[in-house]
Molecule: RNase P RNA; transfer RNA
Organism: Muribaculaceae bacterium
RNA sequence: GCAGAAAUGAGGUCUGUCGCUUCGCGGAAUCCUUUCUGGAGGUCGCGAAGAGGAAAGUCCGGGCAACAAAGAGCACCGCACAUCCUAACAGGAAGCCGGCGGCGACGUCGGGGCAAGUGUGACAGAAAACUACCGCCUCCCCGCAAUAUGGGAGGUAAGGGUGAAAAGGCGGGGUAAGAGCCCACCGGCUCCGGAGGCGACUCCGGAGGCCGCACAUCCUGCGGGUUGCAAGGCCAAAUACACCGGCAGUCAAGGAUUGCUCGUCCAGUGCCGGGGGGUAGGCCGCUUGAGCCGUCGGGAGACCGGCGGAGUAGAUAAAUGACAGACACCGGUCCGCGUGACCGGCACAUAACCCGGCUUAUAUCUUUUCUGCAUUA
RNA sequence: GGUCGCUUGGAUGAGUGGUUUAGUCAUCGGUCUGCAAAACCGGGCACGGCGGUUCGAGUCCGCCAGCGACCUCCA
Numbered sequence: 001g002c003a004g005a006a007a008u009g010a011g012g013u014c015u016g017u018c019g020c021u022u023c024g025c026g027g028a029a030u031c032c033u034u035u036c037u038g039g040a041g042g043u044c045g046c047g048a049a050g051a052g053g054a055a056a057g058u059c060c061g062g063g064c065a066a067c068a069a070a071g072a073g074c075a076c077c078g079c080a081c082a083u084c085c086u087a088a089c090a091g092g093a094a095g096c097c098g099g100c101g102g103c104g105a106c107g108u109c110g111g112g113g114c115a116a117g118u119g120u121g122a123c124a125g126a127a128a129a130c131u132a133c134c135g136c137c138u139c140c141c142c143g144c145a146a147u148a149u150g151g152g153a154g155g156u157a158a159g160g161g162u163g164a165a166a167a168g169g170c171g172g173g174g175u176a177a178g179a180g181c182c183c184a185c186c187g188g189c190u191c192c193g194g195a196g197g198c199g200a201c202u203c204c205g206g207a208g209g210c211c212g213c214a215c216a217u218c219c220u221g222c223g224g225g226u227u228g229c230a231a232g233g234c235c236a237a238a239u240a241c242a243c244c245g246g247c248a249g250u251c252a253a254g255g256a257u258u259g260c261u262c263g264u265c266c267a268g269u270g271c272c273g274g275g276g277g278g279u280a281g282g283c284c285g286c287u288u289g290a291g292c293c294g295u296c297g298g299g300a301g302a303c304c305g306g307c308g309g310a311g312u313a314g315a316u317a318a319a320u321g322a323c324a325g326a327c328a329c330c331g332g333u334c335c336g337c338g339u340g341a342c343c344g345g346c347a348c349a350u351a352a353c354c355c356g357g358c359u360u361a362u363a364u365c366u367u368u369u370c371u372g373c374a375u376u377a
Numbered sequence: 378g379g380u381c382g383c384u385u386g387g388a389u390g391a392g393u394g395g396u397u398u399a400g401u402c403a404u405c406g407g408u409c410u411g412c413a414a415a416a417c418c419g420g421g422c423a424c425g426g427c428g429g430u431u432c433g434a435g436u437c438c439g440c441c442a443g444c445g446a447c448c449u450c451c452a
Stems, first nucleotide, its partner, number of pairs: 001373007009365002012327007020050008030040003052348001056359002059357005064228004071262004076224005081095001083093003096111006112219002118216004133160002135156007168186002171183003187211002189208008232284004241275001243274005254266003277451002292309007329345006335338001378448007387402003395432001404420005425441005
């Protein structure tokens, strides 16, 4: 220098004019109550503040709130290598094992068990596990006898062919032919001992012929009560229950935001559902929070602790904007090659109770570390 | 704002993970007819997109896109 890998940060700035939301102060007017005065909603002026790294998807987890502090059983759902972090998590840190890609830095996918039982494995194939189509071998029948052919009974997983998957692999012994049937070596599994590691696991030695696979609606362990700020609380305003259906009148029916059963509670004569009617206004919840910034210390890291500092977004049809100009950045064209001119571009996206994550979208640019190749010293 | 559901030819709508995704209407061609309709025969046309699990995905899982439904207060 070229080509890459991993991480990290930023994601415009300024001026003018006109606007929006909230808060504070002040002015004039209106209404209510009034002795001063106090209150209410608007309006005008001044001042201050006013979206994001994802505010998004709503995919996980928590706070908070209500349901009876929400009890028991069943069902259902989620997670699954090990250690740690955390309020919690299916998230994160740093690791282990295996597969795949890359020369490499590194990336990516997977990770309980099924040797407890059960089920499934289409098509093809003889058979998807008590298997015999071809082949190989033995015996019997026919026959004077032998062989071959044919028929029958049986043995056999070595060979052929099918398939995503075929009874560990290979060599030898053995056998009628064969087969872990036996043996050596290799691979796996289980058990035992030793060494290292907190652990997953790794390495070494030994023993046992123990030797198909995948999936789950199956099993094991752990976890989950349900619903969500339209939760929920208060005030104001307004009114009508006509009609339909169901159930009960006392050993009840019904309801209580939790699928079913039980339990518990409510109500005490009407209850429940459908349908219809009214109001569609305000306040609280609502923003100081497992928060942010700086610094020091601990830790490999996620993260934790100490000290100091700043601290005013809370809208509700939903404010945080529009227009013009300048600068910055990127790309292109032109020439007289410069501190030039002109043209174009500048992403994804807008809080709605609040946090921690994940995922997805994102123009352009910054920084750090590392790898390969080439070149120079 | 929150909670759910759906997506299969032009329309509607079936489809225990397994050979090539049914059916009805529509459409196209033919038969019939003087011409049409009806009837009969035949044909074409689909799993929203991208990944993953699996031997195999319309079906199971994840992400994205589009569409739809429900949830306020009072008696």